[in-house]
A computed fold for a 134-nucleotide RNA from a soil metagenome, annotated as SAM riboswitch aptamer (S box leader). The prediction has a mean pLDDT of 76. The sequence is in RNAcentral, with records from MGnify.
RNA sequence: CUCAUCCAGAGGGGUGGAGGGAUCGGCCCUACGAAGCCCCGGCAACCAUCACGGUGACAUGCGCUCGCGCGAGGUCUCCCGUGACAGGUGCCAAGUCCGGCCCGCGGCUGAUUCCGGCUGUAGGGACAGAUGAG
Numbered sequence: 001c002u003c004a005u006c007c008a009g010a011g012g013g014g015u016g017g018a019g020g021g022a023u024c025g026g027c028c029c030u031a032c033g034a035a036g037c038c039c040c041g042g043c044a045a046c047c048a049u050c051a052c053g054g055u056g057a058c059a060u061g062c063g064c065u066c067g068c069g070c071g072a073g074g075u076c077u078c079c080c081g082u083g084a085c086a087g088g089u090g091c092c093a094a095g096u097c098c099g100g101c102c103c104g105c106g107g108c109u110g111a112u113u114c115c116g117g118c119u120g121u122a123g124g125g126a127c128a129g130a131u132g133a134g
Base pairs, nucleotide, nucleotide: 001134002133003132004131005130006129011040012039013038014037015036019029020028021027023100024099025098026097041092042091043090046088047087049084050083051082052081053080054079056078057077058074061070062069063068064067096128101125102124103123104121105120106119107118108117109116110115
């Protein structure tokens, strides 16, 4: 940098001793012990592996109206789907805790057609971030 996913799920002990939830605001967690580190346990199934399936890809054959149509079978490989496993990662407060920017839908308000200001929001999108694979 690219692609996919992010409303589900899963915590105890030791150590440590004041922070943590990325950032800003909010709101939370935290001496009934934060972060970090270690041990054990768990969740999930992205990748790997295995099995099965497929109107797919690919290779092969036949027909003729000559660039399309049709049928059978194959599968080392690719793709898609389902399942198993748990080897490589990841994760185990709160939806990525919520919001920030734009749109939609409301409320209040200034000026007065048209333009703004403040604010709310079970909706949509963007940005940012996280994780995996490349």